Background
Predicted 3D model of a 379-nucleotide RNA (Bacterial RNase P class A) from Angustibacter luteus. It is recorded under the gene name rnpB. The sequence is in RNAcentral, with records from ENA. Rfam family: Bacterial RNase P class A. Gene Ontology terms of the family: ribonuclease P activity, tRNA processing and dimeric ribonuclease P complex. Taxonomically the source falls in Angustibacter (Bacteria, Actinomycetota, Kineosporiales, Kineosporiaceae).
[in-house]
RNA sequence: CGAGUCAGCCAGGCGACCGCGUCACCGGUUCGCCGGUGCCGAGGAACGUCCGGGCUCCGCAGGGCAGGGUGGUGGGUAACGCCCACCCGGGGUGACCCGCGGGACAGUGCCACAGAGAAGAGACCGCCAGGCCGGCUUGCCGGGCUGGUAAGGGUGAAACGGUGGUGUAAGAGACCACCAGCACCCCCGGUGACGGGGGUGGCUCGGUAAACCCCACCCGGAGCAAGGUCAGACAGGGAGCGAUCGAGGGCGGCCCGCCCGAGCUCCCGGGUAGACCGCUGGAGCGUGCUGGCAACAGCACGCCGAGAUGGAUGGUCGCCACCCGCUCGUGGGUAACCGCGGGCGGGGACAGGACCCGGCGUAUCGGCUGGCUCGUCCG
Repeated sequence: CGAGUCAGCCAGGCGACCGCGUCACCGGUUCGCCGGUGCCGAGGAACGUCCGGGCUCCGCAGGGCAGGGUGGUGGGUAACGCCCACCCGGGGUGACCCGCGGGACAGUGCCACAGAGAAGAGACCGCCAGGCCGGCUUGCCGGGCUGGUAAGGGUGAAACGGUGGUGUAAGAGACCACCAGCACCCCCGGUGACGGGGGUGGCUCGGUAAACCCCACCCGGAGCAAGGUCAGACAGGGAGCGAUCGAGGGCGGCCCGCCCGAGCUCCCGGGUAGACCGCUGGAGCGUGCUGGCAACAGCACGCCGAGAUGGAUGGUCGCCACCCGCUCGUGGGUAACCGCGGGCGGGGACAGGACCCGGCGUAUCGGCUGGCUCGUCCG
């Protein structure tokens, strides 16, 4: 210098004018509000609402069956399906990236197309043996039958270990050596997943659990329109079931069981949809130190940064900075092109709270910083 990889950060700045919302103060008021001043006034994702918690209300004697979720190991956390570190497998020369990563000798199911055969499999071609038939140049060729055979061919994502040898009519873990894999045992390292080494065994066992299922662990339900207070409005009518032969409720999926128990359900009609609390100081933010590889935790000091309720946070102009295109001057270079300075034109995204947090995912004009890797050249 070029190419790449990972992590973190910013999301224009200043000024003028006009405008909006809560709150505080002052003034006015027809008590509805109006005017002025001051403080504060969206985000890295406020978004999707996918996961986890706080908070609120309801529920919670017990038993059984269902249902949902998670899934290598060890940590972090309020918790998680999140994060960190490591292990294993895969990809990359590498930095690094990806993994929906328990169990397929508990059982069941499934494995498209092709293929003879798809799981205790399979003779389509080939190979070998024995008969049979035909031909002729009389020991060969062709055809067919019955057996043997998983060495070779062919199909497939996958064909029941691989290579070499012994053996055989031809063959075969039938037998042998080595290798791979499986099961068990022992030693060493590690908290652990696991890694390294040694031995024994039968000779080999397909894949799929985001199929049922099995194992381990976790899980009550609904949500701020939760929930509460105050004020205000209204009109009842009809049908069905039921009171010990028990409606209905606790009970939220079901059953048993227990408890409460006189009302419950549906239809038609009528009324209201206002105010306040909840509501924002919190697993909070910043800086420093300490512990830890890290996620994170602890301590000290400092700070206060929205609370609307038809829902405020906006608009215009000027200057500066940034990016893009065209162009002029100048410097470097053979050139493409690049650096610096100027002129003209254009651009600034994605998107916005509504109880609050922690994550994940997705969207985003552009820009900045740092670590590391590879390649080329020079020292």